Predicted 3D model of a 119-nucleotide RNA (SAM riboswitch aptamer (S box leader)) from a candidate division FCPU426 bacterium.
């Protein structure tokens, strides 16, 4: 970077540095000079790795146990939406039938963002 694979409505801040913009991208809608993003320390949360222990005859297991350890994450559902598909209203516009801009729920995909493997 490029493949596979699994998770994404849970949960977790404080102090210091800085100083303008940040939240992937496109809208939207939020953060931020009352100091946001971003760096650092220190504190957490979690349970995806593999390791010690408990635990079972052995496995499965143990609301995925207990420890430390590699990673991850601590504003908002991955902030929400992009495609496509079902369902419901529904301006409009139609001789019926069909058609429909936009709302409203719900599927599934796309991107993304982490892990864990291979290249």
């Nucleotide at each position: 970077c490029u493949c596979u694979u699994a998770u994404c409505g849970c949960g977790a801040g404080u102090g210091g540095c800085g100083g303008a913009g940040g939240g992937a991208c496109a809208g939207g809608c939020c953060c931020g000079u009352u100091g946001a993003u971003g760096c650092c320390a220190c504190g957490g949360c979690a349970a995806c790795c593999g390791g010690a222990c408990c635990g079972u005859a052995a496995a499965g297991g143990g609301u995925c146990g207990u420890c430390a350890g590699g990673u991850g994450c601590c504003a908002a559902a991955u902030c929400c939406u992009g495609c496509u598909c079902c369902g419901g209203a529904a301006a409009g516009a139609a001789a019926c039938g069909a058609c429909g801009a936009u709302c409203c729920g719900g599927g599934g995909a796309a991107a993304g963002a982490u892990g864990a493997g291979a290249g």
Annotation: Its Rfam family is "SAM riboswitch aptamer (S box leader)". Rfam 15.1 lists 9,625 matches to the family in 4,158 species. The sequence was found by an Rfam model in a public genome assembly.